[in-house]
RNA sequence: CGAGUCGGCCGGGCGGUCGCGUCGGGGGAAACCCCGCCGAGGAAAGUCCGGGCUCCACAGGACACGGUGGUGGCUAACGGCCACCCGGGGUGACCCGCGGGACAGUGCCACAGAAAACAAACCGCCCGAAAGGGUAAGGGUGAAAAGGCGGGGUAAGAGCCCACCGCGCUGCGAGUGAUCGCAGCGGCACGGUAAACCCCACCGGGAGCAAGACCAAGCAGCGUCCGUUGAGGUUGUCCGCCGAGGACGCGGGUAGGUUGCUCGAGGGCCUCAGCAAUGGGGCUCCUAGAUGGAUGAUCGCCAGCCGCUCGCGGCGACAGAACCCGGCUUACAGGCCGGCUCGUUCC
Repeated sequence: CGAGUCGGCCGGGCGGUCGCGUCGGGGGAAACCCCGCCGAGGAAAGUCCGGGCUCCACAGGACACGGUGGUGGCUAACGGCCACCCGGGGUGACCCGCGGGACAGUGCCACAGAAAACAAACCGCCCGAAAGGGUAAGGGUGAAAAGGCGGGGUAAGAGCCCACCGCGCUGCGAGUGAUCGCAGCGGCACGGUAAACCCCACCGGGAGCAAGACCAAGCAGCGUCCGUUGAGGUUGUCCGCCGAGGACGCGGGUAGGUUGCUCGAGGGCCUCAGCAAUGGGGCUCCUAGAUGGAUGAUCGCCAGCCGCUCGCGGCGACAGAACCCGGCUUACAGGCCGGCUCGUUCC
């Protein structure tokens, strides 16, 4: 310099004018007005996981149902993250994997093909006159064909025998473990599929801030059915527990306010432990809380990019809080920084 890979960050700046919302102060009887501070994001998004918080007659047992799925660790928790193992890809940095179990059982495997799994033989090869028999090496089909390759052996063949590789079992060693290494043994005829049922291990009570609590205002009850021989609640069923109202229809009233509401498993820097995720300690910062729902518009200068007639014109991504937090996923104009790898050249 070229090509690549991984990680982090920004995503216009300053000022003027007008406008909107919360809060603070002032004025006003009130409506409202004036001044001041602050006022979206890395994803606020999808609402896909997990938790906090709140309520449900503290949620007990069995079955069902749902979820997760290599190992170890982190965390409030997770389907998240970190490290490692195994498999696959890449020359490499590095990337990808819904990665438990197919000798517990059941099911399925299209088309093609002889045969898709208690086996079987189309062509071929061998024996034989033929009938028939032997064979699974070769051909052919397929996503997948009963260990692979080489040698021996044979009528032709075949783990039939042997070496190497693969697979399985046993032992020893390393490691917390997944797993790996070595040695010996077995000749190896029961393939694949569990994001098919299923089995194993672990996890899971339900509903959600329109949760919930309080204040104010207003109102009118009636009918049918069920119910202490248990209505109804406890996610589904059963047991167990609680124990008096419940369901439907007609009619009447209201649809205002306060709270929850933002300081929280919070951010930044330093330091210690750790490979890391993360955790401990110290200092420091801490400024949206709307409820028809504010956070906008415009002008000037500068910076960036593009165009040309060279001092003018144009452009600015994805998208916007609604109880909060940790993740995942998806969208994103343009730009910055760093680690590492490969190639080439020079010193």
The prediction has a mean pLDDT of 76. This is a predicted structure of a 347-nucleotide RNA (Bacterial RNase P class A) from an Actinomycetaceae bacterium. The model forms 98% of the base pairs in the Rfam consensus. It is recorded under the gene name rnpB. Rfam family: Bacterial RNase P class A. Rfam classes the family as a ribozyme.